[in-house]
Molecule: c-di-GMP-I-GGC riboswitch aptamer
Organism: Anaerolineales bacterium
């Protein structure tokens, strides 16, 4: 430095429920636990997804996902190699 062990501590949590916000798409909290080694932070580029607009679609305009991918920024643990 790479790697990510049929290893050990720790640690985050999908559907689904419940309560709450918001038009929405989703966002907090609690239950749960499918799954993650950055499933830790970043809406910056792609991607999908609301709302606005509008005959319709595209384009704007506002937004929403980091658990879709990529850049950036940081980190726990240490078998073989």
């Nucleotide at each position: 430095c790479u790697c990510g062990a049929a290893a050990a501590a720790g640690g985050c949590a999908a559907a689904c429920c419940c309560g709450u916000c918001g038009u929405g798409a989703g966002g907090c909290g609690g239950g749960g636990g499918c799954g993650c080694a950055a499933a830790g932070c970043c809406a910056a580029g792609a991607a999908u997804c609301u709302g606005u607009c509008a005959a319709a679609c595209u384009c704007g305009c506002a937004g929403a996902u980091u658990g879709u991918c990529u850049a950036g920024c940081u980190g726990c643990c240490g078998a073989a190699g």